This is a predicted structure of a 73-nucleotide RNA (transfer RNA) from a Blastocatellia bacterium. The source organism's lineage runs through Bacteria, Pseudomonadati, Acidobacteriota and Blastocatellia. Its mean pLDDT, the model's own confidence on a scale to 100, is 82.
RNA sequence: UGUGGGAGAGCCAGGCUGGUAAGGCGUUCGACUGUUAAUCGAAAGAUCGCGGGUUCGAAUCCCGCUCCCACAG
Numbered sequence: 001u002g003u004g005g006g007a008g009a010g011c012c013a014g015g016c017u018g019g020u021a022a023g024g025c026g027u028u029c030g031a032c033u034g035u036u037a038a039u040c041g042a043a044a045g046a047u048c049g050c051g052g053g054u055u056c057g058a059a060u061c062c063c064g065c066u067c068c069c070a071c072a073g
Base pairs, nucleotide, nucleotide: 001072002071003070004069005068006067007066010025011024012023019056027043028042029041030040031039049065050064051063052062053061
């Protein structure tokens, strides 16, 4: 420098045939228990790396940029 992949709650991660983001762990509260743990129930938390564009509507499509990984030179 080129090609391909990735960037989303504290962490992991589905969603990539455009229709306002599932789930798990963790956290908080409650139940249970002699206490803790385990188990069960509930709640809060992300508008999706940044900036534009297309569209009635963008995590998703298009363009530029940043960072990470792999391969090639």